[in-house]
Context: one part of a larger RNA
RNA sequence: CUGGGUGUAAAGGGAGCGUAGACGGCGCAGCAAGUCUGAUGUGAAAGGCAGGGGCUUAACUCCUGGACUGCAUUGGAAACUGUUGUGCUUGAGUGCCGGAGGGGUAAGCGGAAUUCCUAGUGUAGCGGUGAAAUGCGUAGAUAUUAGGAGGAACACCAGUGGCGAAGGCGGCUUACUGGACGGUAACUGACGUUGAGGCUCGAAAGCGUGGGGAGCAAACAGGAUUAGAUACCCUGGUAGUCCACGCCGUAAACGAUGAAUGCUGGGUAUCGGGGAGACUCGGUGCCGUAACUAACGCGAUAAGCAUUCCGCCUGUGGAGUAUGCACGCAAGUGUGAAACAU
Numbered sequence: 001c002u003g004g005g006u007g008u009a010a011a012g013g014g015a016g017c018g019u020a021g022a023c024g025g026c027g028c029a030g031c032a033a034g035u036c037u038g039a040u041g042u043g044a045a046a047g048g049c050a051g052g053g054g055c056u057u058a059a060c061u062c063c064u065g066g067a068c069u070g071c072a073u074u075g076g077a078a079a080c081u082g083u084u085g086u087g088c089u090u091g092a093g094u095g096c097c098g099g100a101g102g103g104g105u106a107a108g109c110g111g112a113a114u115u116c117c118u119a120g121u122g123u124a125g126c127g128g129u130g131a132a133a134u135g136c137g138u139a140g141a142u143a144u145u146a147g148g149a150g151g152a153a154c155a156c157c158a159g160u161g162g163c164g165a166a167g168g169c170g171g172c173u174u175a176c177u178g179g180a181c182g183g184u185a186a187c188u189g190a191c192g193u194u195g196a197g198g199c200u201c202g203a204a205a206g207c208g209u210g211g212g213g214a215g216c217a218a219a220c221a222g223g224a225u226u227a228g229a230u231a232c233c234c235u236g237g238u239a240g241u242c243c244a245c246g247c248c249g250u251a252a253a254c255g256a257u258g259a260a261u262g263c264u265g266g267g268u269a270u271c272g273g274g275g276a277g278a279c280u281c282g283g284u285g286c287c288g289u290a291a292c293u294a295a296c297g298c299g300a301u302a303a304g305c306a307u308u309c310c311g312c313c314u315g316u317g318g319a320g321u322a323u324g325c326a327c328g329c330a331a332g333u334g335u336g337a338a339a340c341a342u
Base pairs, nucleotide, nucleotide: 004313005312006311007296008295012310014201015200016199017198021194022193023192025088026087027086028085029084030083031082033081034080035077036076037075038074039073040072041071042070049065050064051063053061054060091191092188093187094186095184096183097182098181103177104176105175106174107173108172109171110154115149116148117147118146119145120144121143125136126135162169163168206247207246208245209244210243211242215241216240220236221235222234223233258309259308260307261306262305263304266287267286268285269284270283271282272281273280274279292297315342316341317340324335325334326333327332
């Protein structure tokens, strides 16, 4: 480069925004760069290729022909691509009217529960397990009542329900704020799709500084179990979990399924709208036709039929290692081989 792939066999980037690039709706008119076509010049000869002939055949040689698929100049064509001008409204966006929502950020408030403290009642146990023991308790525990402190999480509602690009988001109220959807058809008039680099976001754990610390709980300690038990079980318990600011940049970051557009039988449930209704728009599920698939399965939310763009894959191990480079406080992350073995 060509060809084939990417749900589960190797392979979709964790997600978004967007630069270059690639690709791009419906008309009309112009230009003629691509494209098509005519002519001229050139593309030396030999060789090669094809056909025929001659050396008894062959190699070889001779003759003939096509060709050298190119380049340049010039005449023309205008469907397509391109480009210029002009117009359109279906793609895209704006406006107006609406309702839905754990979307985000900040502030405030609330009740239940756990723990602790103080006080009252009260007495010998409590706790824990398969059974126990460590542990707590006559310095009065557990239980129970009242008061107080503090931190974290928000029972029921709750739902293959909602919102968000993904990560994710759940008590209530307020402020600020993003997006989607329905209706309308007033406005702009292709303003679009994708997106190498780039930038931003990105669970948990981890890191830095300063707070906070109820419960839980790596590490750690003790008690059990066991042949042993650096575990599972029990009693404790520190980082951490929480907040602010800053880093880290990874996950089975999963639908293991990139984004966008169009088309292609049905049935059923559900959420938000519109409609008097028939029905219809946007989401979320299940079952299934055709088709697809190695099978499982998928099946209008496609893994079907097509188009555009990007990422990625190429036997297994070595290895996501070494090295270099970049980033990071570090932990490490990103990029990423080879020898060798099979």